[in-house]
């Protein structure tokens, strides 16, 4: 000194205000199926843990795992 956010893989952090996109997963639809293509849909409360704030992934402390 960097990372740490849905199963994977990343954006959101600088400027606090509804937690987002791709892949995949699931149900439908077209098709004889298979692939494919289309729609919906389910999954996180942001490593843990506490403090500031009407509000916190986002600012401060601690920590704890990787590189």
């Nucleotide at each position: 000194g960097g990372u740490g956010u849905g199963g994977c893989g990343c954006a959101g952090u600088c400027u606090g205000g509804u937690a987002g996109c791709g892949c995949g997963u699931u149900u439908g639809a077209c098709u004889g199926g298979g692939g494919g293509u289309c729609a919906a849909a389910a999954g996180g409360u942001c490593g843990c843990a506490g403090g500031u704030u009407c509000g916190a992934a986002u600012c401060c402390u601690g920590u704890c795992a990787c590189c």
Notes
Model confidence (mean pLDDT): 81 of 100. This is a predicted structure of a 67-nucleotide RNA (transfer RNA) from a marine eukaryotic metagenome. It matches the Rfam family "tRNA". The sequence is in RNAcentral, with records from MGnify.